[in-house]
Molecule: Bacterial RNase P class A
Organism: Pseudomonadota bacterium
RNA sequence: CGAGGAGGCCAGGUGUCCGCCGGCGAUUCGUCGCGGGAGGAAAGUCCGGGCUCCACAGGGCAGGUUGCCGGGUAACGCCCGGUCGUGGCAACACGAAGGCAAGUGCAACAGAAAGGAAUCCGCCAGCCAAGGCUCCGGACACCGGUCGAGGCCAUCCCGCGAGUACGCGGGUCGUGCGUCGUCCAGGCCCGGCGAGGGUGACCUCGGGCAAGGUCGAAACGGUGGGGUAAGAGCCCACCGGCAUCCCUGGUGACAGGGGUGGCCAGGUAAACCCCAGCUGGAGCAAGGUCGAACACAGGACAGUGGGUGCCCCCCCCAGCGCCUGAGGUGGACCGCUCGAGCCCGUCAGCAAUGGCGGGCCUAGAUGAAUGGACACCGCCCGUCGGAGGGUGAUCUCCCUCGGGAACAAGACCCGGCUUACGGCCUCCUCGAACC
Repeated sequence: CGAGGAGGCCAGGUGUCCGCCGGCGAUUCGUCGCGGGAGGAAAGUCCGGGCUCCACAGGGCAGGUUGCCGGGUAACGCCCGGUCGUGGCAACACGAAGGCAAGUGCAACAGAAAGGAAUCCGCCAGCCAAGGCUCCGGACACCGGUCGAGGCCAUCCCGCGAGUACGCGGGUCGUGCGUCGUCCAGGCCCGGCGAGGGUGACCUCGGGCAAGGUCGAAACGGUGGGGUAAGAGCCCACCGGCAUCCCUGGUGACAGGGGUGGCCAGGUAAACCCCAGCUGGAGCAAGGUCGAACACAGGACAGUGGGUGCCCCCCCCAGCGCCUGAGGUGGACCGCUCGAGCCCGUCAGCAAUGGCGGGCCUAGAUGAAUGGACACCGCCCGUCGGAGGGUGAUCUCCCUCGGGAACAAGACCCGGCUUACGGCCUCCUCGAACC
């Protein structure tokens, strides 16, 4: 320097002016002053808790969820430290990491076969009619064949006869062709057994083997030897793996070592399921307090109107107005921001985290404020020029000009996870090329 790995930090600053939302103070009620005002993710609303209301004796079932070990925490599916596995040369990263040697299921395509096996090619044995055939029993009239007996064969050739194109005898005569009998691995037929397939009626198949080939993500341990007709954990040795017992280390997961066993148990549980732990529901639009108008209910007789006719009092009625009420809508307020809080120091701990001491108070809106303009400084990228370091790849600084500054904003609060995103710093690993 290049490529990569891990961790941490920042998220522009200051000033002026104009705005917005809360708080406090003053006020002549018009305003004025002071002070505060988003994030590392405020996001997704995925997990856990606080808080609130409802439900609830205890236990079980169902449902949900989690799943190596130890620790942390209010709690977690989070975090820390380990174990094992996987990936990477490495730094390091990732893991929903109990059980498929309980049961049930599933496995595209390819392939003969996807799990108590199978045989497409192949290897081997027996029989054979040389093509093939192969479970057991029967039958054999038929097909095919063996053996035996007996029969048939001329228009060609020879001879004789006839005279047309025929007759007789002989030859050609065989791996030839019928018949009868006999026997036979098999075919066909009948019955049975077994295996496979199919919802079923039914269909197909039938010696031994599983070493080698083939298909596949996956085909019932690996290497060597013995063994065999050929083969096979069939047997043996070693290795791998499994079960079980023991020893050592560790709190533990587990690691290291030794013995025994049987020869191997395929994959999949973010498939059903089994085992173990945890688990009531709804959410601040929770929940609570106060309460307008209208309507409703009741009351009163001081105003108003009526009974009431000349006036007044009394009495009665109405209910414009008045008083009271329950209910709880619009609305207001509480909940509501002092909290598993933040910062600094120190102690314990590898760490997560916790203890102690000191200091601090840091948004509370409700259609929802936190914005805009200008100037300077800082940051990043490119660039003209200059200086310096290094053998060098190349790096640093100064300066000119131009450009850029991401993702994104609370809504009861907190702890996490996940996702989005700009820049800077530190440490670590590896290294072809350059030096």